Transfer RNA from an uncultured Eubacteriales bacterium, 72 nucleotides, folded computationally. The coordinates come from a structure-prediction model, not an experiment, and the mean pLDDT is 81. It was read from a public genome assembly.

RNA sequence: GCCGAAAUAGCUCAAAGGCAGAGCAGGCUAUUUGUAAUGGUCAGGUUGUGGGUUCGAUUCCCGCUUUCGGCU
Numbered sequence: 001g002c003c004g005a006a007a008u009a010g011c012u013c014a015a016a017g018g019c020a021g022a023g024c025a026g027g028c029u030a031u032u033u034g035u036a037a038u039g040g041u042c043a044g045g046u047u048g049u050g051g052g053u054u055c056g057a058u059u060c061c062c063g064c065u066u067u068c069g070g071c072u
Base pairs, nucleotide, nucleotide: 001071002070003069004068005067006066007065010024011023012022013021018055026042027041028040029039030038048064049063050062051061052060
């Protein structure tokens, strides 16, 4: 330099045009003599960034940034 993939909650990942979710972690709570484990509940997000398409974009298109892989 060329090609491809990824970027969503603190972490690991879903959602593939129509209300942004789960598990773990965190707060509170029930259970226990107490702790752990377990159950319930709450909170946590400019969906990397800038544009475009659309009534509507996490999703489709283009640029950029970062990371990973391949080729040279």